[in-house]
RNA sequence: CAACCAUCCAGAGCGGCCGAGUGACCUGGCACGAUGACGCCGCAGCAACCCCCCGGGAUCGCGCACCAGCGCGGGACCGGGCGAGGGUGCUACCGCCACGACCGAUGGAGG
Numbered sequence: 001c002a003a004c005c006a007u008c009c010a011g012a013g014c015g016g017c018c019g020a021g022u023g024a025c026c027u028g029g030c031a032c033g034a035u036g037a038c039g040c041c042g043c044a045g046c047a048a049c050c051c052c053c054c055g056g057g058a059u060c061g062c063g064c065a066c067c068a069g070c071g072c073g074g075g076a077c078c079g080g081g082c083g084a085g086g087g088u089g090c091u092a093c094c095g096c097c098a099c100g101a102c103c104g105a106u107g108g109a110g111g
Base pairs, nucleotide, nucleotide: 001111004108005107006106007105008104013043014042015041016040017039021032022031023030027098028097029096044091045090046089049087050086051085052081053080054079055078056077059074060073061072062071063070064069095103
C1' cells in the first nucleotide's frame, strides 16, 4: 500500500504544554471551545481484538503395531475464563445525529 475477516448505541479522566478552531469527509443540524477546546506529553483508568488458560474440534504430521488400533505433537474453527503479565486500542455526545457509503477507525491473519 491494496484485498480479506470481525467490531463500531456498553465502559473508562486528571495534570502539564500549546493557542484557535474542533467533533474524518460532503450537505443540513446539534454540540465542544480563551472558565483554553482540538492536538502533543505524562500518569491513571476502561475494555477484552491478539498473546495467555480450560473444554470441544474438521483435519494434518510423526512414532509403534500383522490388522484392529494406540500414543505424541500441531491445528482452521466453536464455546468459556482472566485482567496478574505482554502487543495494540480506547477514555464528550451512538463513527455526535440525519439518506448513505462502494467512506472511515481499530484489531486479526496473510501478501